[in-house]
Context: one part of a larger RNA
RNA sequence: CCCAGCGACUUACCGUCAGCUGCAAGCCUAAGAUCCUCAGGAUCGGAGGCGGAGCGAAAGCGAGUCUGAAUAGGGCGUCGAGUAGUUGGCGGUAGACCCGAAACUUAGUGAUCUAUCCAUGGGCAGGUUGAAGCGGGAGUAACAUCCCGUGGAGGACCGAACUAGUGAACCUUGAGAAGUUCUUGGAUGACCUGUGGAUAGGAGCAAAAGACUAAUCAAACUGAGAGAUAUCUGGUUCUCCUCGAAAUAUAUAUAGGUAUAGGCUCGGGCGUGUAGCGAAUGGGGGUAGAGCACUGAAAGGGCUAGGGGCCUUACCGGGUUACCAACCCCUAUCAAACUCCGAAUACCAUUCGCCGAACCCCGGGGCUCAGACUGUGGGGUCGAAUCUUCAUAGUCGAAAGGGAAAGAGCCCAGACUAGCAGCUAAGGUCCCAAAAUAACGCUCAGUGGUAAAGGAAGUGAUUGUGCUCAGACAGCUGGGAUGUUGGCUUAGAAGCAGCCACCAUUUAAAGAGUGCGUAACAGCUCACCAGUCGAUGCACGAUCGUGCCGAAAAUAAUCGGGGCUUAAGCGUUAUACCGAAGCUCUAGCUAGGUAGUGAUCUGCGGAUCAUCACCUGGGGUAGAGGAGCGUUGAUGGCAGGCCGAAGGGAGACGGAAACGACUCCUGGACAGCCAUCAAGUGAUUAUGCUGGG
Numbered sequence: 001c002c003c004a005g006c007g008a009c010u011u012a013c014c015g016u017c018a019g020c021u022g023c024a025a026g027c028c029u030a031a032g033a034u035c036c037u038c039a040g041g042a043u044c045g046g047a048g049g050c051g052g053a054g055c056g057a058a059a060g061c062g063a064g065u066c067u068g069a070a071u072a073g074g075g076c077g078u079c080g081a082g083u084a085g086u087u088g089g090c091g092g093u094a095g096a097c098c099c100g101a102a103a104c105u106u107a108g109u110g111a112u113c114u115a116u117c118c119a120u121g122g123g124c125a126g127g128u129u130g131a132a133g134c135g136g137g138a139g140u141a142a143c144a145u146c147c148c149g150u151g152g153a154g155g156a157c158c159g160a161a162c163u164a165g166u167g168a169a170c171c172u173u174g175a176g177a178a179g180u181u182c183u184u185g186g187a188u189g190a191c192c193u194g195u196g197g198a199u200a201g202g203a204g205c206a207a208a209a210g211a212c213u214a215a216u217c218a219a220a221c222u223g224a225g226a227g228a229u230a231u232c233u234g235g236u237u238c239u240c241c242u243c244g245a246a247a248u249a250u251a252u253a254u255a256g257g258u259a260u261a262g263g264c265u266c267g268g269g270c271g272u273g274u275a276g277c278g279a280a281u282g283g284g285g286g287u288a289g290a291g292c293a294c295u296g297a298a299a300g301g302g303c304u305a306g307g308g309g310c311c312u313u314a315c316c317g318g319g320u321u322a323c324c325a326a327c328c329c330c331u332a333u334c335a336a337a338c339u340c341c342g343a344a345u346a347c348c349a350u351u352c353g354c355c356g357a358a359c360c361c362c363g364g365g366g367c368u369c370a371g372a373c374u375g376u377g378g379g380g381u382c383g384a385a386u387c388u389u390c391a392u393a394g395u396c397g398a399a400a401g402g403g404a405a406a407g408a409g410c411c412c413a414g415a416c417u418a419g420c421a422g423c424u425a426a427g428g429u430c431c432c433a434a435a436a437u438a439a440c441g442c443u444c445a446g447u448g449g450u451a452a453a454g455g456a457a458g459u460g461a462u463u464g465u466g467c468u469c470a471g472a473c474a475g476c477u478g479g480g481a482u483g484u485u486g487g488c489u490u491a492g493a494a495g496c497a498g499c500c501a502c503c504a505u506u507u508a509a510a511g512a513g514u515g516c517g518u519a520a521c522a523g524c525u526c527a528c529c530a531g532u533c534g535a536u537g538c539a540c541g542a543u544c545g546u547g548c549c550g551a552a553a554a555u556a557a558u559c560g561g562g563g564c565u566u567a568a569g570c571g572u573u574a575u576a577c578c579g580a581a582g583c584u585c586u587a588g589c590u591a592g593g594u595a596g597u598g599a600u601c602u603g604c605g606g607a608u609c610a611u612c613a614c615c616u617g618g619g620g621u622a623g624a625g626g627a628g629c630g631u632u633g634a635u636g637g638c639a640g641g642c643c644g645a646a647g648g649g650a651g652a653c654g655g656a657a658a659c660g661a662c663u664c665c666u667g668g669a670c671a672g673c674c675a676u677c678a679a680g681u682g683a684u685u686a687u688g689c690u691g692g693g
Stems, first nucleotide, its partner, number of pairs: 001693006011094013026050003032044005054061002064076004097235002100232001104225006115199009124189001126158003129154001133150006162186003167182004201217001203213002238628006248261005262368002264365006274358001276354008289341001290339002295335003299331004304325001306324002308321005371396010401412003416588004421584003427578003430562003436575001438573005448564001454549002458546010475532005481505003486500003511526001515524002589618006596611006629682001631679008640670001647666005653660002
């Protein structure tokens, strides 16, 4: 992992609501007793319980009572039938839908592992070093000291057994729940080891690591309390039909829980105008916008207090000001906490219209309290975020279908079933791939098919001003001079470092000079003029359309792909077509409503069932409500079986489904249908349990 079997809302009592049944101002018996056809039933049994009257703390009074001085006012009552049983929903008390802790308490069992200790035994090849002491010699005044020998000390040295476990490799579904091999530490010691014994669970033992105490240790193991508790996770088993949420407010030792409200559902009630929608009318408002009249902010100018600077002045004072600046004036602005103003919407109300119970009230049952994105209006953030937090609308959540290549939240559109019928939406119509190789323009960048400031004689359209056959613009040829090297400055300054001025003459024209250049001159060039050339012209701007550069990433790596250039790109326009589970058509199922018909019952009001016609519906998670299928057993009835039951296998049958027949084969003895009842009543999921593979 697969298969099979098992596996989770129960039971008791109490309460509450609903359905059904009996009796009813009453209803019911409990224990117990008697009898019978005795796991049961019938008849007694009124002790007691609930109801029938309440109010008050109580005395007490009573359809009232309490408060109160009150005959007032107010509170609670009076003006609704209960009670017993039964079935179901829900709540409470119990393990209370099932499985699941880590833990806590208590009684015991463990030191054959391991820690420390006690008693008694055992073990340590071989080799090396050579302490003290002693002897002899030297030596000393005597010691000391030195040398030779002897000697054999040591938590001494090397290294087997033994013990440990340093590094590495292997192993890591192992040979092994800690090993093997190589390597390595200790190896006469705080050494290693056999046997027996001691110490234990908040306790032992510990050369101390929270180590070890039987593969278990920051409190062992076993039984019991015990089904501990779990606002947590997981799981919770057949079918169909109707409706269908929430992710909000408030509170919370509360924030992933819960309570009340809101939103859903079921039942009951009231219901000629409630809800919703539209129109008109009447309202209040201070948002968007706008404005500067207030409060503030804030630019320039004017005028001019006050202040500063400068000048004058013994003092007083005066003058002046490219300084700062109040008030006032002019021009131009800004504001969530500014407003002289002021919408659209929204909201409230009235009337009318559409619609027709969708509203409202009472009661039973829940679920929901993590929301997400998109558009719009705001706050937070640096005007970041698939960010965060509000408001508002939509979608998703709980929604399938078509489009966006692919995509919860975008666009279109809400799937009862079937159809080899039709029309459309968004979006599309060269091929993949259903449908146009439509028209007129634009684009050459594969722009389309990513992006800014900024840049550029790209290109199309519109437009302004000026020049132009008396010759424009560009090119080419020639001129481009004189006073003068203007004055100043400077070493120099001659058009061309810098400062000032920028005149005049000759002219067709020529700056006291546009750039390059020189130390300074020189030289080249420009402005300007003439000639040549000969325009469907030229120069400088503006606006719009569309392109270009700006532009770097890891696959040739992408427009979804192929591929596309008078497009298959972009703009405009027109007509067709395609395109969905939308709409229509045909057939059918089903829920609710309305009316008719028939049957049954009737307390004559009506109720139930069937059928037919019409109308409106039938996406759905949590969840509420309804109707059924199947399994096991019980009671009664009916009908089966060796002429073959159950079970098993196969098959093209029936039913909307759960499911149910029939035939054949197998099998070899039980078992079905109808009515009613009772449940150990339905499994692909719980890393479920057991068995098998």
The part of an RNA shown here (large-subunit ribosomal RNA, domain II) has 693 nucleotides and comes from an Acidimicrobiales bacterium. The RNAcentral record of the full RNA draws on ENA. The source organism's lineage runs through Bacteria, Bacillati, Actinomycetota, Acidimicrobiia and Acidimicrobiales. The coordinates come from a structure-prediction model, not an experiment, and the mean pLDDT is 85. Rfam family: Bacterial large subunit ribosomal RNA.